[in-house]
RNA sequence: UUCUUAUCGAGAGUGGUGGAGGGAAAGGCCCUGCGAAACCACAGCAACCGGUCCUUCGGGGUGACAGGUGCUAAAUCCUGCCGGGAGGCAAAGAUGAGAA
Numbered sequence: 001u002u003c004u005u006a007u008c009g010a011g012a013g014u015g016g017u018g019g020a021g022g023g024a025a026a027g028g029c030c031c032u033g034c035g036a037a038a039c040c041a042c043a044g045c046a047a048c049c050g051g052u053c054c055u056u057c058g059g060g061g062u063g064a065c066a067g068g069u070g071c072u073a074a075a076u077c078c079u080g081c082c083g084g085g086a087g088g089c090a091a092a093g094a095u096g097a098g099a100a
């Protein structure tokens, strides 16, 4: 990088360095010198994988579990299609796991 698959309206931030951008893309709408991105430290959230416990073997519990990722503005910030609505579906994207 590509493919497969699960999930995505919940949750969780402070400090230091840094100085103007950031929210994927386009449009909108937001955030930002009361300090953007990025990096670092510590803290936290969650529970995909692993661990551990139970199991009727389908699965379920557990973070007081020093593990591997991920995440910590706004619904994945909003957007297309179907539907009176409730809601459903798709595309793209993100993250995990597996494969090449």
Base pairs, nucleotide, nucleotide: 001100002099003098004097005096006095007094008093013042014041015040016039017038021031022030023029026079027078028077043072044071045070048068049067050065051062052061053060054059076092080089081088082087